């Protein structure tokens, strides 16, 4: 340098055009239970989806460029 894959709450992830102003698990916080801790139960907070542009009535999702990570070929 060419080609391919990936980037979504603190972490791991679901979602592949419209009931998604984004769901779940773990973690965190609050309350209940317990003599206390742990466990268990209930609740809360937390991502405008890597960045910019485009297509569309509508984009996390499709297209282009860039950035970052991984793989492969030379």
């Nucleotide at each position: 340098g060419g080609c391919c894959c990936c980037g979504u709450c603190g972490u791991c992830u679901a979602g592949u055009g419209g009931u998604c102003u984004a769901g779940g698990a773990c973690a965190u916080c609050u309350g209940g239970u317990u003599u206390u801790c742990a466990u268990c139960c209930a609740g809360a907070a937390g991502a405008u989806c890597g960045c910019g542009g485009g297509u569309u009535c509508g984009a996390a999702c499709c297209c282009c460029g860039c950035c970052g990570g991984g793989g492969u070929c030379a």

Model confidence (mean pLDDT): 80 of 100. Transfer RNA from candidate division WWE3 bacterium CG_4_9_14_0_2_um_filter_35_11, 74 nucleotides, folded computationally. It matches the Rfam family "tRNA". By type it is a transfer RNA. It was read from a public genome assembly.